A computed fold for a 538-nucleotide part of an RNA from a bacterium, annotated as small-subunit ribosomal RNA, 5' domain. The RNAcentral record of the full RNA draws on ENA and SILVA.
[in-house]
Context: one part of a larger RNA
RNA sequence: GAACGAACGCUGGCGGCGUGCUUAAUACAUGCAAGUCGAACGAGAAAGCCUGGCUUCGGCCGGGCCGGUAAAGUGGCGAACGGGUGAGUAACACGUGGACAAUCUGCCCCUGAAUUUGGGAUAAUCCUCCGAAAGGAGGUCUAAUACCGGAUAAUAUUGUUGGUGGGCAUCCACCGAUAAUCAAAGGCGGGGUAACCUGCCGUUUGGGGAUGAGUCCGCGCUCCAUUAGCUUGUUGGUGAGGUAACGGCUCACCAAGGCUCCGAUGGAUAGCCGGCCUGAGAGGGCGAUCGGCCACACUGGGACUGAGAUACGGCCCAGACUCCUACGGGAGGCAGCAGUAGGGAAUAUUGCGCAAUGGACGAAAGUCUGACGCAGCAACGCCGCGUGGGUGAUGAAGCAUCUUGGUGUGUAAAACCCUGUCAGUGGGGAAGAAACUCAUCGGGAAUAACUGCCCGAUGCCUGACGGUACCCACAGAGGAAGCACCGGCUAACUCCGUGCCAGCAGCCGCGGUAAUACGGGGGGUGCAAGCGUUGUUC
Numbered sequence: 001g002a003a004c005g006a007a008c009g010c011u012g013g014c015g016g017c018g019u020g021c022u023u024a025a026u027a028c029a030u031g032c033a034a035g036u037c038g039a040a041c042g043a044g045a046a047a048g049c050c051u052g053g054c055u056u057c058g059g060c061c062g063g064g065c066c067g068g069u070a071a072a073g074u075g076g077c078g079a080a081c082g083g084g085u086g087a088g089u090a091a092c093a094c095g096u097g098g099a100c101a102a103u104c105u106g107c108c109c110c111u112g113a114a115u116u117u118g119g120g121a122u123a124a125u126c127c128u129c130c131g132a133a134a135g136g137a138g139g140u141c142u143a144a145u146a147c148c149g150g151a152u153a154a155u156a157u158u159g160u161u162g163g164u165g166g167g168c169a170u171c172c173a174c175c176g177a178u179a180a181u182c183a184a185a186g187g188c189g190g191g192g193u194a195a196c197c198u199g200c201c202g203u204u205u206g207g208g209g210a211u212g213a214g215u216c217c218g219c220g221c222u223c224c225a226u227u228a229g230c231u232u233g234u235u236g237g238u239g240a241g242g243u244a245a246c247g248g249c250u251c252a253c254c255a256a257g258g259c260u261c262c263g264a265u266g267g268a269u270a271g272c273c274g275g276c277c278u279g280a281g282a283g284g285g286c287g288a289u290c291g292g293c294c295a296c297a298c299u300g301g302g303a304c305u306g307a308g309a310u311a312c313g314g315c316c317c318a319g320a321c322u323c324c325u326a327c328g329g330g331a332g333g334c335a336g337c338a339g340u341a342g343g344g345a346a347u348a349u350u351g352c353g354c355a356a357u358g359g360a361c362g363a364a365a366g367u368c369u370g371a372c373g374c375a376g377c378a379a380c381g382c383c384g385c386g387u388g389g390g391u392g393a394u395g396a397a398g399c400a401u402c403u404u405g406g407u408g409u410g411u412a413a414a415a416c417c418c419u420g421u422c423a424g425u426g427g428g429g430a431a432g433a434a435a436c437u438c439a440u441c442g443g444g445a446a447u448a449a450c451u452g453c454c455c456g457a458u459g460c461c462u463g464a465c466g467g468u469a470c471c472c473a474c475a476g477a478g479g480a481a482g483c484a485c486c487g488g489c490u491a492a493c494u495c496c497g498u499g500c501c502a503g504c505a506g507c508c509g510c511g512g513u514a515a516u517a518c519g520g521g522g523g524g525u526g527c528a529a530g531c532g533u534u535g536u537u538c
Base pairs, nucleotide, nucleotide: 001538002537003536004535006534007533008532009531010530013385014384015383016382017381018380019378020377021343026341027340028339030338031337032336035077036076037075040074041073048065049064050063051062052061053060054059084296085295086294094220095219096218097217098216099215100214103213104212108209109208110207111206112205113204114203115202116150117149118148119147126139127138128137129136130135156181157180158179159178160177161176162175163174164173165172166171186201187200188199189198190197191196222268223267224266229259230258231257234256235255236254237253238252239251240250241249271293272292273291274290275286276285277284278283298319299318300317301316302315321332322331323330324329349375351374352373353372357371358369359368360367361366388418389417390416391415398409399408400407401406422479424474425473426472427471428470432465438459439458440457441456442455443454444453482527483526484525485524486523487508488507489506493522494521495520496519497518503510504509
């Protein structure tokens, strides 16, 4: 000199864009943060409206219409994303480059084929019982795109086998033969008297793609040798099991190996990177915000479900802690967004909205979304603007100084003439929103036709921010300057007070009676809505 997620002191007008618990991965009151689908189902249930009958006038029973909703249940998809934190980890964790002839991949895109026939339950509801509660037991009834059989079966899987081509190889690819095995579910429309035809969304089984993930390898990746030896599933083989998949991944047997001064093992520290800061560079330091990867979710362990699990707001066990209890037993997990206590030098609102972008579900309307978009707080940072401009000398007064002549403050003020940024008041007033849906019209492929699908045009709707940005008008210089320094380094000097005292100080050093170094006044210098100090890095 530069930088900062900074803090502290004094001061403080406005705006834009960013940033904001670096400490206790400490404990958490309260609210919200993951639901959705009635076009899968009980079910065209309940309730509602109309109506008939009965009535003890409370209601009960029946029919029709409309209606997709309080709560709950079965089922599907999602909940593995998104969001947080950096405790652990010195590791194939990360970065980079490869490999999988050793692998999986829901939803999505393209494409082939199919969507057949049966069955038994069960939840909710209702009834009974146990329990303080959380919850549980039993009985009766019922549905499905829930569950279970049968059929069908190839370019699927597995086994045997022939041929061709390829590969260093275990083998791989293609064309065949043969045997065995494996599937399904419907829903919502349109046309038609019906038979039946047809559209959309699904379902099953294949092939390909995309995406995501898994595994392996080369290289790189902090300090300590005042850590020198480490290792028994350890190193390798055979076989078996297991996995989506290779592999001591696991097991049985066999062999005795494997790593290491090119630093094994141990210890300390630490998430890694893109990047950020500094520097002429080489390098050094850092890893906040944003983006990629990893790890974790009160602590430790475990599996289940699933295409996928570190399963933060899932389950089970153990532990610590907190809470409820009728003492028998239960409930909980903010390192999600706010917020509280505590710690600390120190870090914000228990805000608004799903209008936009993105995500989940749904055919859609739409619902949900503390992701996100916004607003609030904070000079925490960067950037921009303002606090006025011109004229104005009897160089006024005051103050300071003085050699008493003057000099400085100083065109500074006053005064006169203007301007109108920002703030204030009043008025006008955006862009961010065009999609989806619906309606109408046109076109396309197929069709007997309708409906529907795809494309296009027109119309209708939707804004949290917010009456915000922006524009216009009004009035009036009115509301808006401080902080540090002035001995040298280092730009800037005098007076008074003090008298090695009080004090200053980054270094050198000032102060013991004229202190440009202490304290105050005047003056000056530097920066400026900031200025200094402290801390840290280069």